This is a predicted structure of an 85-nucleotide RNA (c-di-GMP-I riboswitch aptamer) from Alicyclobacillaceae bacterium I2511.

RNA sequence: CAAUGAAAAAGGCAAACCAGUGGAAACGCUGGGACGCAAAGCCACGGGUCUACGGACGUCAGUCUAAGAUCGCCGGGUUGCCCUU
Numbered sequence: 001c002a003a004u005g006a007a008a009a010a011g012g013c014a015a016a017c018c019a020g021u022g023g024a025a026a027c028g029c030u031g032g033g034a035c036g037c038a039a040a041g042c043c044a045c046g047g048g049u050c051u052a053c054g055g056a057c058g059u060c061a062g063u064c065u066a067a068g069a070u071c072g073c074c075g076g077g078u079u080g081c082c083c084u085u
Stems, first nucleotide, its partner, number of pairs: 002085002005082001012037002017032006035072001041078003045075003048070003054065004
């Protein structure tokens, strides 16, 4: 430097759920909590999914719409610990 994650060690992250809090919502954040994770670090770049305040349409029931959200849905980009080769 490149590849790999079988086994191991040091350490790391933290789903559901609960409490508080921000938000129209999806969802985020903080604390508790661990289902899992070798990038479950970071970036919404491509696809997917979720939401629909506002906007458009409307037969006034609703329908559509991302500029919102998700990187723990997949791909891509980028940085990085340890072991092995």
Its mean pLDDT, the model's own confidence on a scale to 100, is 88.